[in-house]
Context: one part of a larger RNA
RNA sequence: CUGGGCGUAAAGAGUGCGUAGGCGGUUAUAUAAGUCAAAGGUGAAAUCUCCACUUUCAAGGUGGAAACUGCCUUUGAUACUGUAUGACUAGAGGGCAAGAGGGGGAAAUGGAACUCUGGGAGUAGCGGUGAAAUGCGUAGAUAUCCAGAGGAACGCCGGUAGCGAAGGCGAUUUCCUGGCUUGCAUCUGACGCUGAGGCACUAAAGCUAGGGGAGCGAUCGGGAUUAGAGACCCCGGUAGUCCUAGCCCUAAACGAUGGGUACUAAGUGUGGGGGGAGCAUUACCCUCCGUGCUGAAGUUAACACGUUAAGUACCCCGCCUGGGGAGUACGGUCGCAAGACUGAAACUC
Numbered sequence: 001c002u003g004g005g006c007g008u009a010a011a012g013a014g015u016g017c018g019u020a021g022g023c024g025g026u027u028a029u030a031u032a033a034g035u036c037a038a039a040g041g042u043g044a045a046a047u048c049u050c051c052a053c054u055u056u057c058a059a060g061g062u063g064g065a066a067a068c069u070g071c072c073u074u075u076g077a078u079a080c081u082g083u084a085u086g087a088c089u090a091g092a093g094g095g096c097a098a099g100a101g102g103g104g105g106a107a108a109u110g111g112a113a114c115u116c117u118g119g120g121a122g123u124a125g126c127g128g129u130g131a132a133a134u135g136c137g138u139a140g141a142u143a144u145c146c147a148g149a150g151g152a153a154c155g156c157c158g159g160u161a162g163c164g165a166a167g168g169c170g171a172u173u174u175c176c177u178g179g180c181u182u183g184c185a186u187c188u189g190a191c192g193c194u195g196a197g198g199c200a201c202u203a204a205a206g207c208u209a210g211g212g213g214a215g216c217g218a219u220c221g222g223g224a225u226u227a228g229a230g231a232c233c234c235c236g237g238u239a240g241u242c243c244u245a246g247c248c249c250u251a252a253a254c255g256a257u258g259g260g261u262a263c264u265a266a267g268u269g270u271g272g273g274g275g276g277a278g279c280a281u282u283a284c285c286c287u288c289c290g291u292g293c294u295g296a297a298g299u300u301a302a303c304a305c306g307u308u309a310a311g312u313a314c315c316c317c318g319c320c321u322g323g324g325g326a327g328u329a330c331g332g333u334c335g336c337a338a339g340a341c342u343g344a345a346a347c348u349c
Stems, first nucleotide, its partner, number of pairs: 004320003007303002012317001014201004021194003025088007033081002035077008049065006091191001092188003095184005103177007110154001114150007125136002162169002206247006215241002220236004258316006266294011298305002322349003331342004
C1' cells in the first nucleotide's frame, strides 16, 4: 500500500457557507468515449512456470512450449455509465395562506437587591469563624427610616420545554432582520448531495486604545490553620469581569457519535402545526416537524445503541495505524504579544 477502523480502546475537523473535484431522480431518441465480444498486429532476449535433453547427481547449461494479465487497429453489441437533444415530477426551489420561538442587531424603559453619599432617630458594639484574629466602630459604626447617586445582573414563570449551524440565547416595549414548521399542490423542472483549498462565525481567558467600575475578584497584602501552608477558611483588594472599536481563534468547542438519502416492530411522555369525529372547549382517532424515555429484530468486546441507530445500504469529506520522546524541535504561515496552525527524528520500552 491493500486491508481494517473512528460513542468509551488510536481516530469525526468547534461550526457553517461554498470553489475545484467526486457522486447523482424518471423517461425517449441519437451517439458509441467508458464497458463487453471477435479477428488481426505488436508485446526483443534473458527472467518466471511446464516439458525434454545434458555435466554419473546437483547448482548450472541447451532446446521447446506456455506466459508476458499490456498497447494499437478493424468489425460488432448497446444493458449500465458518459455525451447531445427532447419530455416528466416523486428530489430541490419558488408562490399563496397560516403558525411557534430566551434566533440576531439597535434604542428606550422598569422593579428587586447591592454599595456609596446626605439627613432623621439611636448606642456600643459590629463583622467573621470549627474556634478566632486581622478588619470596621464614640471623629457615632452595625441594626432602622427617608432622599439621592451608581454599576451590573434580570428572581418567580422555567420545564430531559423553546430557538440557533455551532459558540450560544432568559426583565419589558418598539424598530430592523435571519432561519424553521404546517396546509394548498399554483409555478420552475434535477436547478441536487458532499466538499480538498478558500471565506465567515467562534465560550471563557488574554491583548491594544478610549470609557466605565456597584458587586465579585486571579496576582498581591494581612489574619488564621499547619511541622511547613507558596492552599483550603477569614479581612482587604489590583487587573479583570461591563461598554465602544480592533485583535486573539483556543476548550471535556461533548451526543467524547461528520454531512446527506432510503429502508427496518412497537409502546409511552412532551413542544409546535394540520385534518377527522364529536354537544361549543377538553377527552378520542389520523398525520407532519421537533424533543425525551422504554424496548422487537439487528448491532456491539462489553457497556450500551436501537425510526433522533452505534441496525441495513449507498454517496462525499475529515481522521487513525503501539507507549514515551511530543503536540516537543526545526522550518513555514498567521499574531502587537501571549501564542495558534502545520508538525518530525534520534533515543527508549
This is a predicted structure of a 349-nucleotide part of an RNA (small-subunit ribosomal RNA, central domain) from an uncultured bacterium. Its Rfam family is "Bacterial small subunit ribosomal RNA". RNAcentral holds the full RNA, with entries from Greengenes.